The prediction has a mean pLDDT of 81. Predicted 3D model of a 74-nucleotide RNA (transfer RNA) from uncultured Ruminococcus sp. Rfam family: tRNA. Taxonomically the source falls in Ruminococcus (Bacteria, Clostridia, Eubacteriales, Oscillospiraceae).
[in-house]
RNA sequence: GUCUGCGUAGCUCAGCUGGAUAGAGCAGCCGCCUCCUAAGCGGCAGGUCAGGUGUUCGAAUCACCCCGCGGACG
Numbered sequence: 001g002u003c004u005g006c007g008u009a010g011c012u013c014a015g016c017u018g019g020a021u022a023g024a025g026c027a028g029c030c031g032c033c034u035c036c037u038a039a040g041c042g043g044c045a046g047g048u049c050a051g052g053u054g055u056u057c058g059a060a061u062c063a064c065c066c067c068g069c070g071g072a073c074g
Base pairs, nucleotide, nucleotide: 001073002072003071004070005069006068007067010026011025012024013023019057028044029043030042031041032040051065052064053063054062
């Protein structure tokens, strides 16, 4: 350099044949339980879906550009 995969919550990831409020587990906080802790149970908070532009009534999802990481080839 060419091709290709990935980027979504603090962490690990799902969701990507466009559809209405963006989710799960762990971690965090609060409560229940317990003599106390752990475990268990319930709840709460946490997101510019890497960034930008476009297409569309509507974009995490499609197109283009750009940044970062990985892989293949040279």